[in-house]
RNA sequence: AGGGCAGUAGCUCAGUUGGUAGAGCAUCGGUCUCCAAAACCGAAGGUCGCAGGUUCGACCCCUGUCUGCCCUG
Numbered sequence: 001a002g003g004g005c006a007g008u009a010g011c012u013c014a015g016u017u018g019g020u021a022g023a024g025c026a027u028c029g030g031u032c033u034c035c036a037a038a039a040c041c042g043a044a045g046g047u048c049g050c051a052g053g054u055u056c057g058a059c060c061c062c063u064g065u066c067u068g069c070c071c072u073g
Base pairs, nucleotide, nucleotide: 001072002071003070004069005068006067007066010025011024012023013022019056027043028042029041030040031039049065050064051063052062053061
């Protein structure tokens, strides 16, 4: 330098014929208990790496770019 993969909630990750962003764990509240744990119920938490473009509408398609890993040279 060229190519490939990944980047989504605090953490680990889902989500692809474009149509309201989700799960588990963690956190907070409640039920239960003498107290706590466990269990159960509920809540909060996101500019979907960043910037543009296409579209009525983009995590998803296109372009550029940043970070990490891998391959070629």
The prediction has a mean pLDDT of 83. Transfer RNA from uncultured marine microorganism HF4000_093M11, 73 nucleotides, folded computationally. The same sequence occurs in records of 2 taxa. Its Rfam family is "tRNA". Gene Ontology term of the family: triplet codon-amino acid adaptor activity. Rfam classes the family as a transfer RNA. The sequence is in RNAcentral, with records from ENA.